[in-house]
Context: one part of a larger RNA
Parts: sequence; C1' cells; structure tokens
RNA sequence: CUGGGUUUAAAGGGUGCGUAGGCGGAAAUUUAAGUCUGGGGUGAAAUAUUGUGGCUUAACCAUAAGAUUGCCUUGGAUACUGGGUUUCUUGAAUUGGGAUGAGGAUGGCGGAAUGUGACAUGUAGCGGUGAAAUGCAUAGAUAUGUCAUAGAACACCAAUUGCGAAGGCAGCUAUCUGGUCUCAUAUUGACGCUGAGGCACGAAAGCGUGGGGGAGCGAACAGGAUUAGAUACCCUGGUAGUCCACGCCCCAAACGAUGCUAACUCGAUGUUUGGCCCUUGAGGUUGAGCAUCCAAGCGAAAGCGUUAAGUUAGCCACCUGGGGAGUACGACCGCAAGGUUGAAACUC
Repeated sequence: CUGGGUUUAAAGGGUGCGUAGGCGGAAAUUUAAGUCUGGGGUGAAAUAUUGUGGCUUAACCAUAAGAUUGCCUUGGAUACUGGGUUUCUUGAAUUGGGAUGAGGAUGGCGGAAUGUGACAUGUAGCGGUGAAAUGCAUAGAUAUGUCAUAGAACACCAAUUGCGAAGGCAGCUAUCUGGUCUCAUAUUGACGCUGAGGCACGAAAGCGUGGGGGAGCGAACAGGAUUAGAUACCCUGGUAGUCCACGCCCCAAACGAUGCUAACUCGAUGUUUGGCCCUUGAGGUUGAGCAUCCAAGCGAAAGCGUUAAGUUAGCCACCUGGGGAGUACGACCGCAAGGUUGAAACUC
C1' cells in the first nucleotide's frame, strides 16, 4: 500500500460555511476521450519458463517457442462513463398563506432573597458544629419593623418539554434579526451531495486595559477544629476570580464517547408542533420533531433496532500492540499560559 475497521477493545475532526477535488436525477440526439474489438509497429541481449539437442551425467552450453501482462499507430463498435446540444420535473431552491420555540443582539422594566447604611423597639447573647473553637456583640449585636442603597441570579410555571450547527439558551417587555415546520398553487430547471486546504463560531478556566463593577459565592491565603500528623475533608474570615465593555486564548468525558447526505427494511406507546376528515371519541389520517418498548437484521457481548450500531451508495476524517509520548526537535500561532503539527533510540 492493499485488506480490515472506528458506541464501549486503537480509531468520528468541537461545530458550521465553503474552495479545489471526488461523486451525481429522467429523456432524445451527436461525438468517440475512457471502455471493448481487429490489423500493424515496437517491447535489445543475457537471465527466468517450456520443448529439443551437445559435452559419459549434472552443473554448464546451444537452439526454438512462449512470455515480455506495456507503449505507439490505425480500422471499427457505442451499452456504460465522459464531452457538446435540446428537452423534462421527481432532487434542490424560490414565491404566497399559516404556525412554532429558554434561537441570537440591543435597550427598558420587575419582584423575592442576600449584603450594607440610617432610624425605631429591645437586652445578652448571636453564630457555628458530630462536639467545639476562632469570629461578631454592653462602643448595644442577634431578633423585629420602616426607609434607603448595591450587585448578581431569575423561585413557582418546569416537563422524559422546547430552540440552536455545535458551544449553548430560562423573570417581563420593546425593537432589530437567524432558523425550522406545514399547506397551496405558481416559478427556476439538476442549480445537487460531500468537502483536503481556507474562513467563521467555539463552555469553563486564564491573559490584557494605571478599564468599569464588586452583593453573594469563593482558588490562593489567615485563623479555629479534627488528627499520630492534616500543607485536606468541617468551621470563621477572605484576595484574585465570578459580572460588564473591548481585545486575546482555542482547549474539554466540546459525549449520543456514535461524521454528513440519500434510499430501503414489521409494529406499539407517550409527548411537542402543523394540515386534512368527519361518525365529535380515549376518533381517523398525513407531515416534522423529542422519547420509551420491540419484529427482521446486526453485534464479542452489553445492546442497537425507520432518530440503526440493520441493508446499500457517495464524500470527508481517523486507527494499525503497550510504554517511551501527545514527549523531543523543527515549523506555525499566542502578550503569556500554552496550543497545533508530531517522531526516534530504547524497552516489554
């Protein structure tokens, strides 16, 4: 390389958009590049293969054939693939009506809780734990009431729910905005699928700005306990951070550990959201999702099973014993932290 594989054994890229490339619906016609077929040329010799012959045999040698699976040229064939032309509508897209949702961005508003401040009532404890102590409190705490203020998160609704490409998204409301589904005719007429590079997005943590903000929580840190010790678990505090703006970082068990697209292969139940039909009922039917259970089939099994891990096709990514090692070196990216790419010796 081929082959065989990629839920859990090694292996699906974190996700999308998309360039090149690969692959690509139906009909007619043309061409004859691929393809098939006939002829010609060439494919050195030696070696190798087969036959025959020569040295007494063999090794060795000679000779003939085949082989040399290829390339060039030429005459044909036209089913398939390709190229050209003309059509088609079922793939794809557009248009119109309707629907859906925590999809995204920006602004405004709201109540509960918490902290803090002020005032009032009030007096000796509060807090915390397995038990305590550190801590707070007669300079009047905790508790209760009223007022003010700050930041962050949005109880109930809430669901096995919904939306989004993924990350992710939840108080209410306004504006802007993306998607999806369904119904219906009409329009375009293969405009499609995948996608190496590339570009964009990408939780948390982290980084930058003499940035803003800072209630609660809380790495680090301090103290109190526990303990043989306790650089922990528990408690009292508490800085970065968590929040906002802008700019970076680009890694996750980024998981369904399951790439995308299309077709085909029994059923049942629940649920979300559309359409249609009436016999209005726990109804029927037809789409698109989200789940559960199973037939066939698959699988080493667990299990999967129309949302496939079944049966097929196209394209991409990846794997090839464990350790060394996601390390070294080089390159690229980054302010840094580090990231991406990614070996070998040696060893079992």